[in-house]
RNA sequence: CAUCGAGAGCGGUGGAGGGAAUGGCCCUUUGAAACCGCGGCAACCACCCCGAAGGGGGAAAGGUGCCAAUUCCAUCAGGCAACAACAAGCCUGGGAGAUG
Numbered sequence: 001c002a003u004c005g006a007g008a009g010c011g012g013u014g015g016a017g018g019g020a021a022u023g024g025c026c027c028u029u030u031g032a033a034a035c036c037g038c039g040g041c042a043a044c045c046a047c048c049c050c051g052a053a054g055g056g057g058g059a060a061a062g063g064u065g066c067c068a069a070u071u072c073c074a075u076c077a078g079g080c081a082a083c084a085a086c087a088a089g090c091c092u093g094g095g096a097g098a099u100g
Stems, first nucleotide, its partner, number of pairs: 001100004009038005017027003021075004039067003044063002047058004071096001076093005
């Protein structure tokens, strides 16, 4: 700096955790994390074509990444809605995080 509402799982080993933190809510002995094998998704880098460039298109053999839930939701600020009280909603931006 770019992207993060799409997409894509089986087997083996393993044996209780996991979803970054906190809260919530979920997943998990009908087997968590981790590792391995195979498979898949995507198209950031590399590659090919077009273009003066920004950029557009293609391919998937290479280097990463990813394969429950929007980055699972919220967290900070503002706005809308609602408002006797209780409870509850939506939008924008930011922060944090992840990947390149």